[in-house]
Context: one part of a larger RNA
RNA sequence: AGACGGGGACCCGCACAAGCGGUGGAUCAUGUGGUUUAAUUCGAUGAUACGCGAGAAACCUCACCCAGGCUCAACUACUAGCUGCAUACCUGCAAAACAGGUAGCCUUCGAGGGUGCUAGAUAGGUGCUGCAUGGUCGUCGUCAGCUCGUGCCGUGAGGUGUACCCUUAAGUGGGGUAACGAGCGCAACCCCUGUCGUGUGUUAUACUUUCACACGAGACUGCCUUCGCAAGAAGGAGGAAGGAGGGGACGACGUCAGAUCAGCAUGGCCCUUACGUCUGGGGCAACACACAUGAUACAAUGGCAGGUACAACGGGAAGCCAAGCAGCGAUGCGGAGCAAACCCCUUAAAGCCUGUCUCAGUUCGGAUAGGAGUCUGAAACUCGACUCCUUGAAGCCGGAAUCGCUAGUAAAGGCGGAUCAUAACGCCGCCUUGAAUACGUUCUCGGGUCUUGUACU
Numbered sequence: 001a002g003a004c005g006g007g008g009a010c011c012c013g014c015a016c017a018a019g020c021g022g023u024g025g026a027u028c029a030u031g032u033g034g035u036u037u038a039a040u041u042c043g044a045u046g047a048u049a050c051g052c053g054a055g056a057a058a059c060c061u062c063a064c065c066c067a068g069g070c071u072c073a074a075c076u077a078c079u080a081g082c083u084g085c086a087u088a089c090c091u092g093c094a095a096a097a098c099a100g101g102u103a104g105c106c107u108u109c110g111a112g113g114g115u116g117c118u119a120g121a122u123a124g125g126u127g128c129u130g131c132a133u134g135g136u137c138g139u140c141g142u143c144a145g146c147u148c149g150u151g152c153c154g155u156g157a158g159g160u161g162u163a164c165c166c167u168u169a170a171g172u173g174g175g176g177u178a179a180c181g182a183g184c185g186c187a188a189c190c191c192c193u194g195u196c197g198u199g200u201g202u203u204a205u206a207c208u209u210u211c212a213c214a215c216g217a218g219a220c221u222g223c224c225u226u227c228g229c230a231a232g233a234a235g236g237a238g239g240a241a242g243g244a245g246g247g248g249a250c251g252a253c254g255u256c257a258g259a260u261c262a263g264c265a266u267g268g269c270c271c272u273u274a275c276g277u278c279u280g281g282g283g284c285a286a287c288a289c290a291c292a293u294g295a296u297a298c299a300a301u302g303g304c305a306g307g308u309a310c311a312a313c314g315g316g317a318a319g320c321c322a323a324g325c326a327g328c329g330a331u332g333c334g335g336a337g338c339a340a341a342c343c344c345c346u347u348a349a350a351g352c353c354u355g356u357c358u359c360a361g362u363u364c365g366g367a368u369a370g371g372a373g374u375c376u377g378a379a380a381c382u383c384g385a386c387u388c389c390u391u392g393a394a395g396c397c398g399g400a401a402u403c404g405c406u407a408g409u410a411a412a413g414g415c416g417g418a419u420c421a422u423a424a425c426g427c428c429g430c431c432u433u434g435a436a437u438a439c440g441u442u443c444u445c446g447g448g449u450c451u452u453g454u455a456c457u
């Protein structure tokens, strides 16, 4: 100087408390451990792994296993020699590759170009090392800190500045001071949103504009009161908005030899008729069990049936697909419009109005299972989604324990998108309805400043 303390003082945070809703019990989905397996590819493992890499495992992906092939090779670039060689069809094989057979290059004709073969330096490797690395990311933490120049103090390590008082979300600002200044952080500059004005405008609406885009105005403790030396604090007025209006992007010096050689790049090491590469099939989907994250419920603030109202963000050409018709339905037929403020996806759902059920394992709940179908796709057996009929399991609110959230938030409701041939209960967004509570800082956890102890560094 640090680090630590079941030392102290002060301060902060959904940290506790006050509340609301959950998890832990049930079923299912997904991930993980374990076990199993020919293989169940690999990585991630307290916080900071476990709906994570994966924003899509039937083939492909694919790295794993089994089987069958190839060896200048699927691909890049180079040298030398040879070469009527691409490609199509047939046969063999489960298939591909490969083997055999048949047909078979262009040329301004210089022998050039492409192609193939041979040979060789080379290719190739999701093989190892994240403890050799770059880059990127997580975390402490959007915490308020981390430093430098000169000066001063100290033999020195180092200190001071940056301690103290007040204040702030803030090392924010004010006062003071052997310090005076400065840098990286804080804040601001950037984006979205809330109010108004001006201008423009189609494809919106229908005569008022909503809307879209652009530019500008507006908020600064500016005004008033109280407190204060000041910085500022508490309240008030006006105002759409008030003291950072709300949200986002933005993450200091560093810590964890944190994560990633499998996104990419890359040193070293290793493989080279195989640890490369192609094809068929299987596996990543197994299942006594354990954990994590979710979905659906256990019902009457509800279920079911009928009627009826109101969004926003987005997407669309190998696409979105209207009207109409068929089907109980998934869907099929159909063909209009739209490269889209024009057409379509697109009837939002909870809500509201009626009716019914009357507390029951039920008209709750929907797992599981049987049958029949639809769609995508060469192909749904392993292993897809959806529909209809039947079946109707556990479950009557969950032990110890534990999580999220302070306002347009929680909770509830639906909608869109990425990925994508098909395939979300996940993810990323959007709007609708819309709460309760915060006395307070004793305690739990984490953090900051000062101080104290130490046999630790």
Base pairs, nucleotide, nucleotide: 001457002456003454004453005452007451008450009449010448011447012446013445015441016440019405020404021403022402023401026296027295028294029293030292031291032290033289034287035286042053043052064282065281066280067279068278069277070276073122078120079119080118081117082116085114087103088102089101090100091099092098105113106112124271125270127269128268129267133265134264135260136259137258138256140254145184146183147182148181149180150179151160152159153158164175165174166173190248191247192246193245195217196216197215198214199213200212201211204209220242223236224235225234226233227232298398302357303356304355305354306353307352308351314345315344316343319338320337324333325332326331364395369390370389371388372387373386374385375384411433412432413431414430415429416428417427
Molecule: small-subunit ribosomal RNA, 3' major domain
Organism: Candidatus Uhrbacteria bacterium